[in-house]
RNA sequence: GGAGUUGGCCGGGUGGCCGCGGCACGGCAUGACCGUGUCGAGGAAAGUCGGGACUCCACAGGGAAGGGUGCUGGCGAGAGCCAGGUCGGGGCGACCUGACGGACAGUGCAACAGAGAGAGACCGCCGAUGGGCUGGGAGACCAGCCACAGGUAAGGGUGAAACGGUGCGGUAAGAGCGCACCAGCGUGCGGAGCGAUCCGUUCGGCUUGGCAAACCCCAUCCGGAGCAAGGCCGAGCAGGGAGUGGGUGCCCGCCCAAUACUUCCGGGUAGGCCGCAAAGAUGGAUGGUCACCGGCGCUUCGGCGUCACAGAAUCCCGCUUACAGGUCGACUCCCCGU
Repeated sequence: GGAGUUGGCCGGGUGGCCGCGGCACGGCAUGACCGUGUCGAGGAAAGUCGGGACUCCACAGGGAAGGGUGCUGGCGAGAGCCAGGUCGGGGCGACCUGACGGACAGUGCAACAGAGAGAGACCGCCGAUGGGCUGGGAGACCAGCCACAGGUAAGGGUGAAACGGUGCGGUAAGAGCGCACCAGCGUGCGGAGCGAUCCGUUCGGCUUGGCAAACCCCAUCCGGAGCAAGGCCGAGCAGGGAGUGGGUGCCCGCCCAAUACUUCCGGGUAGGCCGCAAAGAUGGAUGGUCACCGGCGCUUCGGCGUCACAGAAUCCCGCUUACAGGUCGACUCCCCGU
C1' cells in the first nucleotide's frame, strides 16, 4: 500500500418562506379564530414470530388435548443472551456455519440397481463317505474329471450405504475361527475440569446400520382472552321465536340462576371522556420549497449527478428481515521498503 474478517457508532447540518398536531399563556368579532413560546417519528418504528407489564373472566382446583424447551455452565420472569464441549461443513487465514434427550418401548420410511437395505447368494470358491467317467495297478487302492446333496461370504459385481480394517495362521474352501496391530464399544483405575468432556492405562466379548425437522417415548414448563382489553357519561327503543341452563377453548369439580340468563330473527341509537404519556394523533399530525454547507461518484477543473432502509398508535424486552454511505477499534492474508 492492497484485499478481507469482525465488534461498535453515525446515517445529514444551518437558515429563510409557506403549511401541520399537542401543551401553556394572551387577545376579542367567542369563531373548527388570531398571536407568542415550546415540544413533535426509529435502529429497526417493519414482520406479528415469542415473552412480559397491564386489564377482564374463572373457587384461582384436577384432567385430557395442544404447545414450548431438550449437550454443559452462567445470567434472566421469560423470550433469549454470554461462555464453553462433542461430531461435522466452508475458507490459505482471521473467521463463518449446521446439529446435539432417546433408534435396545413400539410403529413406519428409504426410488432405482442389487442375491440381499437389517437382510441374504447373482458371478464365484470348496465339494466327500454316496453317484458317473478316464488312467495306473494282479488286487487292496491311487490320481484326475463331471454333476448333485451340502458348505462359504474371504474375492468380484450392484448401490449413497452391504453386520469392523490390515496382515499372518488355519481350513475341503472360507469366516475374529485364532493371533498381532488399529478403530469402535463396554468395564476398572489414574489425571485435568464446576460440568459437558478430554488425556493416559488395564482387561474383554470380538463388533451390536440411517432417518425422530417421521409418528412416537422420556423429562420439564404452560388457565383463557386481549387496548377493537377494560371503565364512565350520554343517546335510543319494536317486538317475535327457542332453550333449561349459564359461567373466556374441551371434560370433571365448583359457583351462579328461573320476571333472570343464554341464543336466533327483526327494529332503533351509536356522541363524548378516561385508559393514553417529555409525539399522543383518531378520515389519523411531525411536511413542502429555496439557498448554503457536508458525504459519495464523475470531471475538459468551469461543473454535473446523487445522498440508504424507511413513519409512532397502550407500553417494555427479545427474535427475524431491510439498509446508499461515512467513521472508530481489533484481527488475518498478500506485496514493497527499512